[in-house]
Molecule: SAM riboswitch aptamer (S box leader)
Organism: uncultured Chlorobiales bacterium
RNA sequence: CAGUCAUCAAGAAAGGCUGAGGGAAUAGACCCGACGACGCCUUGACAACCGAUCCCGAAGGGGACACGGUGCCGCAUUCUACCUUCCGGGGUCCGGUCAGGACAACAGGAGGAAAGAUGAGUG
Repeated sequence: CAGUCAUCAAGAAAGGCUGAGGGAAUAGACCCGACGACGCCUUGACAACCGAUCCCGAAGGGGACACGGUGCCGCAUUCUACCUUCCGGGGUCCGGUCAGGACAACAGGAGGAAAGAUGAGUG
């Protein structure tokens, strides 16, 4: 760097340094930020992916723990964007009227995709 699998609405901040932008990328929205954000370091916490440990076992699954390797500690991965579907009130059109129907948007709900993050393992 590429691809695979799993997870992503829970949870968890103090101190020091620095000094202007930051919340991955594009656009929009909404936020954080000189009452010092973001970032870095230290300590502490949170969590439990992998290892170690216990049980069952063919694969694999389950329990407990926090010893080792990661992770993480504003906002749902801050939200939306693309697709499908449900629902709603309008619009345009067909229907002479009514009944009914078609289409494209919009608001809301659900599911999915894409992108991303983290872990594990592969090339």